[in-house]
RNA sequence: CAUGCCGGACAGGUGAUCGCUCGCGGGUGCGCCGCAUUGUGUAAUGCUGCGCGCCGCGGGAGGAAAGUCCGGUCUCCACAGGGCAGCAUGCCGGCUAACGGCCGGGAGGUAUCGCCGCGAGGCGGCACCUACGGAAAGUGCCACAGAAAACAUACCGCCGGUGCGCGGCCGCGCCGCGUCCGGCAAGGGUGAAAAGGUGCGGUAAGAGCGCACCGCGGCCCGGGUAACCGGGCUGGCAGGGUAAACCCCAUGCGGAGCAAGACCAAAUAGGGGAGGAGGAGCGGCCCGCUCCGCCACGACUUCCGGGUAGGUCGCUCGAGCUUGGCAGUAAUGUCGGGCCCAGAUGAAUGAUCGCCGCUCCGCGGCUCGCCGCGGAGAACUGAAACCGGCUUAUCGUCCGGUGUGAGAU
RNA sequence: GCGGGAGUAAUUCAGUGGUAGAAUGCCAGCUUCCCAAGCUGGACGUCGCGGGUUCGAGUCCCGUCUCCCGCUCCA
Numbered sequence: 001c002a003u004g005c006c007g008g009a010c011a012g013g014u015g016a017u018c019g020c021u022c023g024c025g026g027g028u029g030c031g032c033c034g035c036a037u038u039g040u041g042u043a044a045u046g047c048u049g050c051g052c053g054c055c056g057c058g059g060g061a062g063g064a065a066a067g068u069c070c071g072g073u074c075u076c077c078a079c080a081g082g083g084c085a086g087c088a089u090g091c092c093g094g095c096u097a098a099c100g101g102c103c104g105g106g107a108g109g110u111a112u113c114g115c116c117g118c119g120a121g122g123c124g125g126c127a128c129c130u131a132c133g134g135a136a137a138g139u140g141c142c143a144c145a146g147a148a149a150a151c152a153u154a155c156c157g158c159c160g161g162u163g164c165g166c167g168g169c170c171g172c173g174c175c176g177c178g179u180c181c182g183g184c185a186a187g188g189g190u191g192a193a194a195a196g197g198u199g200c201g202g203u204a205a206g207a208g209c210g211c212a213c214c215g216c217g218g219c220c221c222g223g224g225u226a227a228c229c230g231g232g233c234u235g236g237c238a239g240g241g242u243a244a245a246c247c248c249c250a251u252g253c254g255g256a257g258c259a260a261g262a263c264c265a266a267a268u269a270g271g272g273g274a275g276g277a278g279g280a281g282c283g284g285c286c287c288g289c290u291c292c293g294c295c296a297c298g299a300c301u302u303c304c305g306g307g308u309a310g311g312u313c314g315c316u317c318g319a320g321c322u323u324g325g326c327a328g329u330a331a332u333g334u335c336g337g338g339c340c341c342a343g344a345u346g347a348a349u350g351a352u353c354g355c356c357g358c359u360c361c362g363c364g365g366c367u368c369g370c371c372g373c374g375g376a377g378a379a380c381u382g383a384a385a386c387c388g389g390c391u392u393a394u395c396g397u398c399c400g401g402u403g404u405g406a407g408a409u
Numbered sequence: 410g411c412g413g414g415a416g417u418a419a420u421u422c423a424g425u426g427g428u429a430g431a432a433u434g435c436c437a438g439c440u441u442c443c444c445a446a447g448c449u450g451g452a453c454g455u456c457g458c459g460g461g462u463u464c465g466a467g468u469c470c471c472g473u474c475u476c477c478c479g480c481u482c483c484a
Stems, first nucleotide, its partner, number of pairs: 001405010012356007020060006027054006034047005062380001066391002069389005074257004086253005091105005106132001107130004112125005133248002138246002140242003155188002157184005163179007196214006215237001216235008261313004271304005278297001283295003320339008358377009410480007419433004427464001435451005457473005
């Protein structure tokens, strides 16, 4: 210098004009309720408050506001206590209001490079990844292929036989082939996966059969809070995979969500109370009939209550922002100073133009990486009760770390 | 804003982790004088998309995209 990877920050600036929304204002115009004064009175004047305007001042989207995937605050409902079911999480330690988040550590894995070893394999560097409890608690599944897919087994093969048959050689006998009986699991073959691996010995052939090393199990010692690591002794070796299959173990979880929830409250139609014109009729008190009385019915008047339309609150000062110190490897905590930073509801936060800055392209100039002119580009997307995370989208610019390659000293 | 559900052939839907199916439709042939019906055969598929678990994924898990439904209050 080029390039790859990882981490972090930013998300154009400024001015003019025209608009939107919220807040403030002993600025101002109009309207309304109330009070006071004047006046015979319609009314007039003044003050407080509210509403609609104008004027002035101040604030006005994000790193993800998104997806709504987790966790909380808040609100309402439910709730003696315990269990079952269901859901979620899952190496260890720490942080936090909490979390499936974050930080640190351990173990394992992938790719690459280097070193050691006959080999199986081991060690180290750099980058990245891990849903990483339990498969000797039980159950299920493992298609096809293959002898066998899990209480092991034998297709080809290897080896033995004083079993049988056939053939060759003159022949005791030997050799070859087939068959039967027995031994083996080394080699071949199947598969995603085959019952520890490598080397040496051993054997009829073989085999943890024996030995050494690698791996594994058990016990002990040492280090570490722990996960785990290191060392020693011992056992020839128990044992396939799958739990993002059921399940077991441990831990956590009551449910719903700001359209939660609370308050004010119109018209119309229901409900209830009081008053009540009225007709005296196929209602009741009243089981013969009639009258009267009362109850009931009842237009209408008035009051009360619930809900709807509509409005108000919840609503934005908070696990807040910023700066410095201290503790801690870090996440984070703590102390001091400073700051106030959107609250809309058919839903504001915008539009046009100028200048400057950034990137790319073309042309020209030259002191060779800068200058001038012209053109183009600038993403993803937008609050809706709030907060902490995760995930996803994103034109570009800058900074830091690290690997590789090339050049110079 | 909040909650819930579904994506498989052109359409409507099935589908225990083991070769992706049915019906309708489409195409060709047979049948018929011709059409319809019927019979036979065939073509149809990025299982919405991208990762992961597994020997193996339409199915299990995670992320993402699209579409649909419900929500004043009380029951």
Two RNAs folded together computationally: RNase P RNA and transfer RNA, 484 nucleotides in total. Model confidence (mean pLDDT): 77 of 100. It holds a member of the Rfam family "Bacterial RNase P class A". Rfam classes the family as a ribozyme.